The RNA shown here (glmS glucosamine-6-phosphate activated ribozyme aptamer) has 173 nucleotides and comes from Oceanobacillus piezotolerans. Rfam family: glmS glucosamine-6-phosphate activated ribozyme aptamer. About the family: This entry contains a glucosamine-6-phosphate activated ribozyme that is found in the mRNA for GlmS. GlmS is an enzyme that uses fructose-6-phosphate and glutamine to generate glucosamine-6-phosphate. The ribozyme catalyses self cleavage of the glmS mRNA that is thought to regulate GlmS activity. It is annotated as a riboswitch. It was read from a public genome assembly, where an Rfam model found it.
Parts: sequence; C1' cells; structure tokens
RNA sequence: GUAUUGAAAAAAGCGCCAGGACUAUUUUUCGGACGAAAGGGAAAAAUAGUUGACGAGGUGGAGGUUAUCGAGAGUUUCGGCGGAUGCCUCCCGACUGUACAUCUCAGUCGUCUAGGAUUUAUUCUAAAAACAAUAGGGUGACUUAUUGGACAAAGGGAUAAAUCAAGAUGUCA
Repeated sequence: GUAUUGAAAAAAGCGCCAGGACUAUUUUUCGGACGAAAGGGAAAAAUAGUUGACGAGGUGGAGGUUAUCGAGAGUUUCGGCGGAUGCCUCCCGACUGUACAUCUCAGUCGUCUAGGAUUUAUUCUAAAAACAAUAGGGUGACUUAUUGGACAAAGGGAUAAAUCAAGAUGUCA
C1' cells in the first nucleotide's frame, strides 16, 4: 500500500479535494549590480502540509429537476465532485367549499390538526459566525476551546377584522 472480517462513531451551508491560493524543506536558474563582510531578492520543479459555508428553515411514496432565507466578506463562503428535507407531475391520505354521507370539480396541505383562500393590524418563533480578549497545538501557513458581544430575512404559529368559495345523488330534521 492492497484485500477480507469485526466493532464503534458520524449529515444536510452537509461530506470530500487532482484546480487555484498560502506555508515549509530541497534542488536549479536569474541577478553577479548593492555591500568591508554578514546578508538580502525573484522564478520554476519535486515532496509534505494548510485553506476550501456563518447560522435560520425544511423529510408521506415514486419519477424528474441548475433545491429556500438572510448575515459576513469584497482575496477564495472562488472552483470541482458527491449528497440533500426544496420545486414540478402522478399516486396515497387529510382539510375547506355553510346539516350528514358518497362521487366529481376547485383550492390548501402531509401523519397531526385552534382545521380553505386573500388582504390588513398586532405578536411569538429570533440567530450564529464575523469582531475583541484569554488559554492551548504547530517551524510555519493555520487551528481548537472559553468568555464578552450586537445586528437579520424567508417561512411558520397565535389573536382580531373584512371579503370570497361549487355540482350531482341519497338520508335526516
């Protein structure tokens, strides 16, 4: 290094790293100018490393598909590969359509219901990194932890008001 077997842990801004950037070591080249000397610069290659998404939100099944929201930074949260709870279609199931049941139609959802859609108002969900300080690891690039510290959006929930919303058959009153 490869293969086999066994055990444990581990996920969705999640995992990985053949590009790039950065660091170290070695070698080669340029410069031969500067300088008493020591010294110091640039480029390339090889080897080994480092970096490569900050939280919120989100899973009925199958297929398809470039999968939501803002924060930060403004050099890379760049680039690449894989995956994924997004979206669309169909299926299954549920809710509303003004007593109930069934079917069709329209709309909204996903395992459970303060129970359909639209508008307005109030309110809850509600951040983390970045930043600063301290303590460790590493020659270094970098990295781990603790403390302090503010600031979001989408979506969802609750309350109130207004407006809109079928057809057929049967049953009961």